[in-house]
Molecule: Bacterial RNase P class A
Organism: marine sediment metagenome
RNA sequence: AGUUCGCCGGGCGACCGCGGUGCUUCGGCAUCGAGGAAAGUCCGGACUCCACAGGACGCGGUGCUGGGUAACGCCCAGGCGGGGAAACCCGACGGACAGUGCAACAGAGAACAGACCGCCGAUGGCCUCAGGGCACAGGCAAGGGUGAAACGGUGGUGUAAGAGACCACCAGCGCUGCGGGUGAUCGCAGCGGCUCGGCAAACCCCACCGGGAGCAAGGCCAAGCAGGGAUAGGGCGGUCCGCCCGUUUCAUCCCGGGUAGGCCGCACGAGCCCGAUCGGCAACGGCGGGCCCAGAUAGAUGGUCGCCAUCGACCCUCGGGUCGAUACAGAAUCCGGCUUACAGGCGAACU
Repeated sequence: AGUUCGCCGGGCGACCGCGGUGCUUCGGCAUCGAGGAAAGUCCGGACUCCACAGGACGCGGUGCUGGGUAACGCCCAGGCGGGGAAACCCGACGGACAGUGCAACAGAGAACAGACCGCCGAUGGCCUCAGGGCACAGGCAAGGGUGAAACGGUGGUGUAAGAGACCACCAGCGCUGCGGGUGAUCGCAGCGGCUCGGCAAACCCCACCGGGAGCAAGGCCAAGCAGGGAUAGGGCGGUCCGCCCGUUUCAUCCCGGGUAGGCCGCACGAGCCCGAUCGGCAACGGCGGGCCCAGAUAGAUGGUCGCCAUCGACCCUCGGGUCGAUACAGAAUCCGGCUUACAGGCGAACU
C1' cells in the first nucleotide's frame, strides 16, 4: 500500500414522561421495552383460508459438481473460464452434429463466404530486334486493408505465384484406451488433416421445481338501527254487543345474520447465549449447561441536565480551555436469506 473475514456503532447518573406484564393497603412498587439493517418487499418457508380424482399440454422459474438447510435464486467446499504481481475477486457456467433464426457499422467478402489493393501470368493469346515484352484469357490467397469476428499458427518442401497440397512441431476439435476423483473434471498415450467459428439474459431442446390468496389471512363474542317471532294491554275494523279474527301502536322477552366495538391469532420459537464438548476442510449438525428476550393498534420505546468518550476547528502558558459535531434509520404475524443505506471505530488472518 492492499485483500478477506468478523464485530461495535455512544457510556454512566439524576429528574420528568410513554407502552406491556405482575403485585397492590389504589397512593404506587417491581420488571421489561427496536435494528444490524426493524428498510426495499426481491427470493424461500412456517401459519391461515379457499380450491383440488389422476394424467397430459401450456405458463413461470431455476441451470457446472458435491454437500448444508424446513426451504431457497441462499451458504460452504471443489472444478472450469476470465481479471490481478499476489493475497484475492468476478462468472444465468446445461445443450450450437435436434431444428428454426440472428450478426448493426465498416468491408470485396459474415458461414459450408470472398477478391478491393496485391502476387503470378508456368499454360493459352497478342507483339517481337528472338533476349524478351503486354497483363488479354486465366491462376492464387502469401502480404496489405475493414471488422467484435475473415475458415488454424511457426518453419520448411513445393510452385509461375501460391495454398494442410505435403512434412515437422505447436494449438484446437473429435474418437479410442488407461489412470486419479463420489462428481464437475483432470493427467497420459494413440489415431483422424477433421480445422467444423460466435450468439440460447433469440425461439427452442433437456433436467429439476412450482395450485391461489395473504395476519386487512382467519376465528370467537357482540351494542345500536333495520328484520322475524311470542305474550299481555290500548286504538280501529269485521258485527248491534260478547266470544273470536284481522290490523296498528307501545311495552317486555326471544331469534338468526352481522356493523361499530372488543378478544384471540400475537410472542416458547427451524428461539437466544455459552462450551480448546464431539463429527465435519467448511457451511452446518449432535450433545451438555444457562436464559425468557418489545408486543403497540394510529400506533409506546422519549425529553432535559451533568460528567465522560471519539472527531474537527480555534486559543494559549503544551497541557488544558472554548465552540461545534457523533451516522443510516426505526418494529406491526413470525422466521431463513439477498440487496441497499451507514459519522466513526476495533479485532484477526493473508499478500